[in-house]
Order: sequence, then structure tokens, then C1' cells
RNA sequence: CUCUUCGGGGCAGGGUGCGACUCCCGACCGGCGGUGACCCUUCGGGGAAGCCCGCGAACCCUUCGGGGUUGAUCCGGUGUGAUUCCGGGGCCGACGGUGAUCGGAGGUUUCCUCCGUAGUCCGGAUGGGAGAAGAG
Repeated sequence: CUCUUCGGGGCAGGGUGCGACUCCCGACCGGCGGUGACCCUUCGGGGAAGCCCGCGAACCCUUCGGGGUUGAUCCGGUGUGAUUCCGGGGCCGACGGUGAUCGGAGGUUUCCUCCGUAGUCCGGAUGGGAGAAGAG
């Protein structure tokens, strides 16, 4: 350099109700590379961070090379050294759709309209992709 294959998980149970994976209680999930004092080992090596660094997805821009935007961690312990180990608590989750609840605004006010409201449902996506493994 070429080719092949692989390359994202998750509302159990309960409540209300005609109806909810959307509301409430609660439950569950964590892409890729790096670092890593821990663990395993046949001593070759292998595993180990959602919230530390970088990347991908999404959106915007582009001279098509790339650029920009993009979420979340504390306390205690050990130690020369840990946001990585051990213990405990907490927090976060693109875009569009739906949404009985909740919040906000308004009206012609026992109703109506508008806006917001799902990490887990549906969709773009039988897509793309950080990359990983193998062959030549």
C1' cells in the first nucleotide's frame, strides 16, 4: 500500500390509568485508542477509567486537506506517586418523532392553544465510524 472479516449496550418488578419501556417508585447500560502502582500468567503475554487525555457518532463551516461546536467525580483509604487501585456516595448521556405526566406561557377559563419534557421506545441506520484482527 491492497484485500477480507469484525466493529454499541440498556427500564426487570411495581404504582396510576381505557391506554405508559415516555409520568411516579425502582431497575438497567457504558463505542475506540492512550495512561494505569491492581489482577491473571504456560513468563511470550493478557485483562483493567462512561465522568483524566485524545477520537468516533451528531450538528455547523470548508479551498474537501481539514476546521469548529460537542456531557458528567467527589469523599475516605493505601502509597514516593492513583480523578485509573480498594471502599462509599454522586453525576452524565447527539439529532428528529411520540409523549396520558410534569414544568412554563397565553386565552374566548370545569375547557382550549403554544413551548419544553425518553441514555433505555420508534426513525435516519441493511447507514457511517474511531478502530481491531487476519491475509498478501

FMN riboswitch aptamer (RFN element) from a soil metagenome, 136 nucleotides, folded computationally.
The coordinates come from a structure-prediction model, not an experiment, and the mean pLDDT is 85.
Rfam family: FMN riboswitch aptamer (RFN element). The family has 146 seed sequences and 6,230 matches in Rfam 15.1.